Background:
Predicted 3D model of a 100-nucleotide RNA (Glycine riboswitch aptamer) from a Steroidobacteraceae bacterium. The coordinates come from a structure-prediction model, not an experiment, and the mean pLDDT is 76.
């Protein structure tokens, strides 16, 4: 100086005031909190997917198969949806080990 996989601090969106059981807690009301199903959404842990490259048959078609494999694209398994609070890609700072 180079880089960012480590820590630590700061910012940091987006979607249900949802239905229904069961437990607990409160008591004078249809409350809270937790668990499960059900239906509805979200996409910024993480995961899947393909583009763009490369090889190879084919060369009339412009197509087949295979390897890499992106994103903040899409999917919505996973997570998540009042608010708080945890989490959150991605961004700043500082530091620590790595190379030169």
């Nucleotide at each position: 100086c180079g880089g960012g996989g480590c820590u630590u601090c700061u910012g940091g969106a987006g979607a249900g005031c949802g239905g229904u059981g069961g437990a607990g807690c409160a008591c004078g009301u249809c409350g809270c909190u937790u668990c499960a199903c059900c239906c509805a959404c979200c996409g910024a842990a993480g995961g899947g997917g393909a583009g763009c490259g490369g090889c190879g048959c084919a060369c009339c078609g412009a197509g087949c198969g295979c390897c890499u494999g992106a994103a903040u694209c899409u999917c919505u398994c996973a997570g998540g949806u009042c608010a708080c609070a945890a989490g959150g890609a991605c961004a700043g700072a500082a530091g620590g080990g790595c190379g030169g």
Its Rfam family is "Glycine riboswitch aptamer". Clan: Glycine riboswitch clan.